[in-house]
RNA sequence: CCGGGUGUUGCGCAGUUGGUAGCGCGCCUGCUUUGGGAGCAGGAGGUCGCACGUUCGAGUCGUGUCACCCGGACCA
Repeated sequence: CCGGGUGUUGCGCAGUUGGUAGCGCGCCUGCUUUGGGAGCAGGAGGUCGCACGUUCGAGUCGUGUCACCCGGACCA
């Protein structure tokens, strides 16, 4: 330098044919317990790497860009 893949709550992931984002763990509160753990009930937390575009509407489509991973090329 070229090609491909990944990026979504703190962590790991899902999200179908564009229709307004969910699961597990973790965290917080309450119940239970002498206390902790376990269990039960409830709750908070993300605008989807970033920017722009298409669209009535974008996590999803298009363009650019950033980070990481894989392969190739080049140099030695």

This is a predicted structure of a 76-nucleotide RNA (transfer RNA) from an Oscillospiraceae bacterium. It matches the Rfam family "tRNA". Rfam classes the family as a transfer RNA. The RNAcentral record of the sequence draws on ENA. Lineage of the source: Bacteria > Bacillati > Bacillota > Eubacteriales > Oscillospiraceae. The prediction has a mean pLDDT of 81. The same sequence occurs in records of 3 taxa.